[in-house]
Context: one part of a larger RNA
RNA sequence: GUCUUCAAGGAACUCGGCAAAAAAGCAGCCGUAACUUUGGAAUAAGGCUUGCCAUUUUAAUUUAUUAAAGUGGCCGCAGCGAAAGUAUCUCUGGCAACUGUUUAUCAAAAACACAGCUCCCUGCGAACUCGCAAGAGGAUGUAUAGGGGGUGACACCUGACCAAUGCCAGAAGGUCAAAUAUCGGUGGUGAUAUGUCGCAAGAUGUAUUGCUGGCUGAUAUAAGCCCUGGUGAAUGUCGGCCGUAACUAUAACGGUCCUAAGGUAGCGAAGUACCUUGUCGGGUAAGUUCCGACGCGCACGAAUGGCAUAAUGACUGGAGAGCUGUCUCGAAGACCUGCUCG
Numbered sequence: 001g002u003c004u005u006c007a008a009g010g011a012a013c014u015c016g017g018c019a020a021a022a023a024a025g026c027a028g029c030c031g032u033a034a035c036u037u038u039g040g041a042a043u044a045a046g047g048c049u050u051g052c053c054a055u056u057u058u059a060a061u062u063u064a065u066u067a068a069a070g071u072g073g074c075c076g077c078a079g080c081g082a083a084a085g086u087a088u089c090u091c092u093g094g095c096a097a098c099u100g101u102u103u104a105u106c107a108a109a110a111a112c113a114c115a116g117c118u119c120c121c122u123g124c125g126a127a128c129u130c131g132c133a134a135g136a137g138g139a140u141g142u143a144u145a146g147g148g149g150g151u152g153a154c155a156c157c158u159g160a161c162c163a164a165u166g167c168c169a170g171a172a173g174g175u176c177a178a179a180u181a182u183c184g185g186u187g188g189u190g191a192u193a194u195g196u197c198g199c200a201a202g203a204u205g206u207a208u209u210g211c212u213g214g215c216u217g218a219u220a221u222a223a224g225c226c227c228u229g230g231u232g233a234a235u236g237u238c239g240g241c242c243g244u245a246a247c248u249a250u251a252a253c254g255g256u257c258c259u260a261a262g263g264u265a266g267c268g269a270a271g272u273a274c275c276u277u278g279u280c281g282g283g284u285a286a287g288u289u290c291c292g293a294c295g296c297g298c299a300c301g302a303a304u305g306g307c308a309u310a311a312u313g314a315c316u317g318g319a320g321a322g323c324u325g326u327c328u329c330g331a332a333g334a335c336c337u338g339c340u341c342g
Stems, first nucleotide, its partner, number of pairs: 001335006008328002012326001017323001027049004035040001037153001051074010075079001088321007095313002100112002116151007128137003156306002159238003164235002166231005173226003180220007187212011239257005266300001267297001278294005
């Protein structure tokens, strides 16, 4: 290390009955609760029987054979007599409806998915996705269809708030881009006429006129934003202080401030409760766990779903029966292996 056995006790072990032991052995007969979505729960639970010999009766149309119901007897510790294979059970919570899927190689779960529900988009050359494009998928489909988000069977339900953010709709006004057009300003570059200075070369002005994707101002212009409405199974949010009843306590009630509105139903020391081993009840001789209640909920709460729930679960908490070397507390044996000695 792998197995086997054990007095008395029987979970006292331990985070935890982990591991082991035990039950039953999908046969026949009987019997089977709560609850329930009436399908289940259920092989619930819990009992009894099982071989062989002789013989009687019945049924399968009949011989044969098989099955069932009896009667008498026989043997053993043991009659599905071996081997293989092969559910421990009960009570009560949590979570997830379920079968399913997952971290190949530390996590199988309460995580994911799911049917169902709901919202949004999409009228077909659809939306959406891939691609620079052509094109392809969607789909040889057509809103009982397709895509996307959320929730997650069924049952009962799903409250208030549109102030912020998002989305949808609107168009009176405000703001606002680059082009473009029009009207200006100011340049660049030519031509003509002419003035001043100068001997000339040239310099510097004025007027008219031509060309000019230079610079610049104003006016006219879109969506958006501001604005006006709507929208929560959109992102989200859902108060404070003070007083008051003829014992006390408490406050149905009143006042006041603030807010978009102040948490509705249901649940609640919860897988969420700090204080906290809350308080009461149950279970135990003794219970920080557990179950049932209570509720001033540090910091539950309604499809980021709320609350219940039969069935299901290699999920998770608590209790019990049986069973045992888990333990009191160790002991003995078989085999394999390492080391030491030989």

Source information
A computed fold for a 342-nucleotide part of an RNA from a Candidatus Tayloriibacteriota bacterium, annotated as large-subunit ribosomal RNA, domain IV. Model confidence (mean pLDDT): 81 of 100. Lineage of the source: Bacteria > Bacteria candidate phyla > Candidatus Tayloriibacteriota. RNAcentral holds the full RNA, with entries from ENA.